A computed fold for a 74-nucleotide RNA from Paenibacillus polymyxa SC2, annotated as transfer RNA. Lineage of the source: Bacteria > Bacillati > Caryophanales > Paenibacillus > Paenibacillus polymyxa. The sequence is in RNAcentral, with records from ENA and GtRNAdb. The gene name in the source record is tRNA-Trp-CCA-1-1. The coordinates come from a structure-prediction model, not an experiment, and the mean pLDDT is 82.
[in-house]
């Protein structure tokens, strides 16, 4: 220095052009003597800057951040 992959919620992921789900955490309530399991509800997100499009997490591209694999000459 070449190539490929990944970045989504506090954490583990789905979704892959048409208003982002789950599951654990976490808060509230029920429930119980009281806890804990169970139940029921909240809260909370697309790495970052450009383009495409009616419309972008989703296509493009640049960057940053991680993983992988890899020379050649001197």
């Nucleotide at each position: 220095g070449g190539g490929g992959g990944a970045a989504u919620a506090g954490u583990u992921u789905a979704g892959u052009g048409g208003u982002a789900g789950a599951a654990c955490a976490g808060c509230g309530g029920a429930u119980u003597c009281c806890a804990a399991c169970c139940c029921c509800g909240c809260u909370g997100g697309c790495g970052u800057g450009g383009g495409u499009u009616c419309g972008a997490u989703u296509c493009c591209u640049a960057c940053u951040u991680c993983c992988c694999c890899u020379g050649c000459c001197a």